[in-house]
Molecule: transfer RNA
Organism: Candidatus Poseidoniales archaeon
RNA sequence: GCCCGUAUAAUGUAGUCUGGAUAUCAUCUCGGCCUUCUAAGCCGAUAACCGGGGUUCGAAUCCCCGUACGGGCG
Numbered sequence: 001g002c003c004c005g006u007a008u009a010a011u012g013u014a015g016u017c018u019g020g021a022u023a024u025c026a027u028c029u030c031g032g033c034c035u036u037c038u039a040a041g042c043c044g045a046u047a048a049c050c051g052g053g054g055u056u057c058g059a060a061u062c063c064c065c066g067u068a069c070g071g072g073c074g
Stems, first nucleotide, its partner, number of pairs: 001073007010027003020057001029045005050066005
C1' cells in the first nucleotide's frame, strides 16, 4: 500500500442479510415489596446504535468517506 472482518448502555449481547412507531435480554447501579437483619426472590427506574455525509416519507439496518481494533497479502 491492497483486501476482509468487527464497532449497539458502565459490561456482555439480540436486532442488520429482508429499512417501519418508544432498540432486546442479562449483569451492574438506584428505589420499592418481602425478611428481625442481610442474602436470595419479585416489581420498577436510569443508561447505548464508532464519527460525518448521502439515499428515503422513514436508517442501528442500504450507499460513500473516515476513525479504532483484529486478521490476511505484498